[in-house]
Context: one part of a larger RNA
RNA sequence: UUGGGCGUAAAGCGCACGUAGGCGGCUUCGCAAGUCGGAUGUGAAAUCCCUCGGCUCAACCAAGGACGUGCAUCCGAAACUGCGAAGCUUGAGUACUGAAGAGGAUCGCGGAAUUCCCGGUGUAGAGGUGAAAUUCGUAGAUAUCGGGAGGAACACCAGUGGCGAAGGCGGCGAUCUGGGCAGUUACUGACGCUGAGGUGCGAAAGCGUGGGGAGCAAACAGGAUUAGAUACCCUGGUAGUCCUAGCCGUAAACGAUGAACACUAGGUGUGGGGGGAGUCGAAUCCCUCUGUGCCGCAGCCAACGCGUUAAGUGUUCCGCCUGGGGAGUACGGCCGCAAGGCUAAAACUC
Numbered sequence: 001u002u003g004g005g006c007g008u009a010a011a012g013c014g015c016a017c018g019u020a021g022g023c024g025g026c027u028u029c030g031c032a033a034g035u036c037g038g039a040u041g042u043g044a045a046a047u048c049c050c051u052c053g054g055c056u057c058a059a060c061c062a063a064g065g066a067c068g069u070g071c072a073u074c075c076g077a078a079a080c081u082g083c084g085a086a087g088c089u090u091g092a093g094u095a096c097u098g099a100a101g102a103g104g105a106u107c108g109c110g111g112a113a114u115u116c117c118c119g120g121u122g123u124a125g126a127g128g129u130g131a132a133a134u135u136c137g138u139a140g141a142u143a144u145c146g147g148g149a150g151g152a153a154c155a156c157c158a159g160u161g162g163c164g165a166a167g168g169c170g171g172c173g174a175u176c177u178g179g180g181c182a183g184u185u186a187c188u189g190a191c192g193c194u195g196a197g198g199u200g201c202g203a204a205a206g207c208g209u210g211g212g213g214a215g216c217a218a219a220c221a222g223g224a225u226u227a228g229a230u231a232c233c234c235u236g237g238u239a240g241u242c243c244u245a246g247c248c249g250u251a252a253a254c255g256a257u258g259a260a261c262a263c264u265a266g267g268u269g270u271g272g273g274g275g276g277a278g279u280c281g282a283a284u285c286c287c288u289c290u291g292u293g294c295c296g297c298a299g300c301c302a303a304c305g306c307g308u309u310a311a312g313u314g315u316u317c318c319g320c321c322u323g324g325g326g327a328g329u330a331c332g333g334c335c336g337c338a339a340g341g342c343u344a345a346a347a348c349u350c
Base pairs, nucleotide, nucleotide: 004321005320006319007304008303012318014201015200016199017198021194022193023192025088026087027086028085029084030083031082033081034080035077036076037075038074039073040072041071042070049065050064051063053061054060091191092188093187094186095185096183097182098181103177104176105175106174107173108172109171110154115149116148117147118146119145120144121143125136126135162169163168206247207246210243211242215241216240220236221235222234223233258317259316260315261314262313263312266295267294268293269292270291271290272289273288274287275286276285277284299306300305323350324349325348332343333342334341335340
């Protein structure tokens, strides 16, 4: 380079916004760069191909012809791509009305429970386990009642329920704020899709600052178990878990499935909205838009399975793969306070 692929075999960037670039709806007119046709010139000779000739044939040699993807100029075509002009509304967006939601940020409030402190009652145990022991308790524990302190998390509701781009989000209220959905007209008039670099967001753990610290709990200590037990079990327990403004930038960051658009039988459940039938109002039924599950036709698939939420059929753009190990390592570079991250080989070996 050609070709083949990326749910599970190697392979979709964790997610988004967006620069360059690539690609791009319908109609009319124009231009003619791409595109197409014709002509002319050029495309050396030799070689290749065709015809014919010369060495007795052939190889070989000679003559004539043909070919020569290409390039340049001129003339022409205008469907498609492009460019220019004008317009359109179905793509995209805006306005209006309405309903839903653990979407985000900040502030405040609440009750249950655990622990601790004080006080009352009360007495010998409590705790823990497979069984125990370490441990706590006559300096009064456990249990129980009253009062107080403090931190963290929000039982039931709760649901293959909802929201968010992903990470993720769950007590209640207020303020600020993002997105999606439905309905009706009106408006803008292709303003679109994707997106190398880039920028931002990004669980947990971890890092440094200052707070906080109830419970839990790496490390650590002790008790058990065991041949041993640097574990599983038990009693303790520090970082941490929480807040603050920062850093880190990873994950089985998973649907192991990039984004957008179009098309292609159905059945059933559920969330949000609209319309109709029905009703006093509901229930119920029908239609429709949007989300989320299950089953399944065609089709696809190595199989498993996927199947209008595609892994089906197509188009556009990006990312990525190329035998196992060495290795997501070394070296270099960039980033980071560090831990480390990103980029990323080779020798050698099977």

Small-subunit ribosomal RNA, central domain from an uncultured bacterium, 350 nucleotides, folded computationally. Model confidence (mean pLDDT): 87 of 100. RNAcentral holds the full RNA, with entries from ENA and SILVA.